A computed fold for a 361-nucleotide RNA from an Acidimicrobiaceae bacterium, annotated as Bacterial RNase P class A. The coordinates come from a structure-prediction model, not an experiment, and the mean pLDDT is 77. It was read from a public genome assembly, where an Rfam model found it.

RNA sequence: UGAGUCGGCCGGGUGGUCGCGGCGCUCGCAGACACUUAGGUGCCGGCGGACGUCGAGGAAGGUCGGGGCUCCACAGAGCAGGGUGCUGGCUAACGGCCAGUCGGGGUGACCCGCAGGACAGUGCAACAGAAAGCAGACCGCCGAUGGCCCGCUUAUACGGGCUCAGGCAAGGGUGAAACGGUGCGGUAAGAGCGCACCAGCAUCCGGGGUGACUCGGAUGGCUCGGCAAACCCCACCCGGAGCAAGGCCAAGCGUGGGACGGGCUGCUCGCCCAAUGUCCCCAGGUAGGCCGCGUAGAUGGAUGGCCACCCCCUGGCCCUCGGGCCGGGGACAGAACCCCGCCUACAGGCCGACUCACCGC
Numbered sequence: 001u002g003a004g005u006c007g008g009c010c011g012g013g014u015g016g017u018c019g020c021g022g023c024g025c026u027c028g029c030a031g032a033c034a035c036u037u038a039g040g041u042g043c044c045g046g047c048g049g050a051c052g053u054c055g056a057g058g059a060a061g062g063u064c065g066g067g068g069c070u071c072c073a074c075a076g077a078g079c080a081g082g083g084u085g086c087u088g089g090c091u092a093a094c095g096g097c098c099a100g101u102c103g104g105g106g107u108g109a110c111c112c113g114c115a116g117g118a119c120a121g122u123g124c125a126a127c128a129g130a131a132a133g134c135a136g137a138c139c140g141c142c143g144a145u146g147g148c149c150c151g152c153u154u155a156u157a158c159g160g161g162c163u164c165a166g167g168c169a170a171g172g173g174u175g176a177a178a179c180g181g182u183g184c185g186g187u188a189a190g191a192g193c194g195c196a197c198c199a200g201c202a203u204c205c206g207g208g209g210u211g212a213c214u215c216g217g218a219u220g221g222c223u224c225g226g227c228a229a230a231c232c233c234c235a236c237c238c239g240g241a242g243c244a245a246g247g248c249c250a251a252g253c254g255u256g257g258g259a260c261g262g263g264c265u266g267c268u269c270g271c272c273c274a275a276u277g278u279c280c281c282c283a284g285g286u287a288g289g290c291c292g293c294g295u296a297g298a299u300g301g302a303u304g305g306c307c308a309c310c311c312c313c314u315g316g317c318c319c320u321c322g323g324g325c326c327g328g329g330g331a332c333a334g335a336a337c338c339c340c341g342c343c344u345a346c347a348g349g350c351c352g353a354c355u356c357a358c359c360g361c
Stems, first nucleotide, its partner, number of pairs: 001357010012310007020055005026049004031044001033042003057332001061343002064341005069242004081238005086100005101115001102113004116233002121231002123227002138172002140168003145165002147162005180198006199223002201220008246291004255283004259278002261273004311330008
């Protein structure tokens, strides 16, 4: 200098002016109620004005996970259903966060992981291919052994051929995956058939770590795996609905009950009739209001607009290369019960740590 990785932060500033909402204080207007010496006084909310003060975000968003709060349900245990799933910790809790382990990617800083169990059981694997679940033989190699043929021979032996039986899985080919890899020996050809090294697995021993796990050694030729985001198994967790939750006050009209009537009756209870009526009493619910509700906070939802200068990005022109002039742009997005997270959107910019490449000293 260039290319990157990770983490954190900002996301316009100042002034003027016109507006919006909450609260406080004050003035005005109209009104209800109480008292009254009838002049007023006190008090309550409503509407309007002046002044003061406060007034969105990093995501307020999606409403995905969890909790608080509220109401309903609920002995205990189990089944069903759903969720989570390496280890340790943090947390009120979480599917979140931090640190690590293992696996994968990157030259690297670093990044990603839907990361329990496949000797409990049941299943699945399209197409291709000979063969894909107690493997298998298309091409191929061999044909030692048996068989057939030929040569030689009196005959056997021996030599040669065929590849019928048979043997093999090295090589080719198919596939996402084909029962370890390389080499030497071995063989008719071959093969862990034997050996050496390497990789894996199982068992045992030792060291480190809280743990996931890891390092080292010995033994055994032991050498087939994948899928559990298939059912399933194991461990842990899980009641439902949500601020239109829910609580309080409570008109008017109407409703229900009571009291005051009449009948049955000697009385009480009870039953029936009451269509009426009452300046009577009571009840539930509705309209409406208040709380829930927060030092922003409604329930048609406030937190903004314009101008000037500055800042950042950018286009054009002039130019004495220092600048000047004219123009355009500055995102995503707007709390609604609160909180902790996650995810998603975002013009432009700042800071820090680190990596790689090249150059210079």